[in-house]
RNA sequence: GUCUUCAUUUAAGCGCCAGAACAUUAUGUUGACGAGGUUAGUAGUGAUCGAACAUUCGGCGGGUGCUACUACGGAUAGAUGGUUCGUAAGAUAUAUGACAAAAAAUAAAAUUAAAAUUAUAACAAAACAUAUAUCAUCACGAAAG
Numbered sequence: 001g002u003c004u005u006c007a008u009u010u011a012a013g014c015g016c017c018a019g020a021a022c023a024u025u026a027u028g029u030u031g032a033c034g035a036g037g038u039u040a041g042u043a044g045u046g047a048u049c050g051a052a053c054a055u056u057c058g059g060c061g062g063g064u065g066c067u068a069c070u071a072c073g074g075a076u077a078g079a080u081g082g083u084u085c086g087u088a089a090g091a092u093a094u095a096u097g098a099c100a101a102a103a104a105a106u107a108a109a110a111u112u113a114a115a116a117u118u119a120u121a122a123c124a125a126a127a128c129a130u131a132u133a134u135c136a137u138c139a140c141g142a143a144a145g
Base pairs, nucleotide, nucleotide: 014061015060016059017058019057020030021029022028023027033050034049035048039071040070041069042068043067044066045065072086073085074084075083076082080139081138090135091134092133093132094131095130096129097128105120106119107118108117
C1' cells in the first nucleotide's frame, strides 16, 4: 500500500457522479437554499412548501409523502360490524399566530485559478396550533342509552 472479515460512527433538498459547465501544468471545482414531515408490516407509486442574478441542468441510489390491504389504536353511548382518522387520532371552509437560510453585496483569511470557508442586515409559503361556522355522527335497541 492492497484485499477480506468484524465492530463503531455518519443522511434525508439527503449521498455519489465517468454527461455537461468552469479553471488548469498535471489535475481539480461545481453538481438543492432553508421550513416541514415517521403507529407497525407488505406491495405499488416515485414525495409537501416556498426562496434564489435559477447547472437547484442531467444521471444513479435512498427518503418521514400518497394509494391499497392487514394489525394495533382514537372518535362514533358499550360489545361487534361499518365509516373515518393516526396518538393534539371525523371532514371542509374562514380568521389569527411564525427570529428561514442561501443567493446577491461588503470584508477577512486562503488560492496559480475555478471554486470552497468565515462574518454582517433583511425578506417566504405550506404544514401545524387555536377559535368560529357548516356537514357527517350509521347498523344495533321498546325506550333510556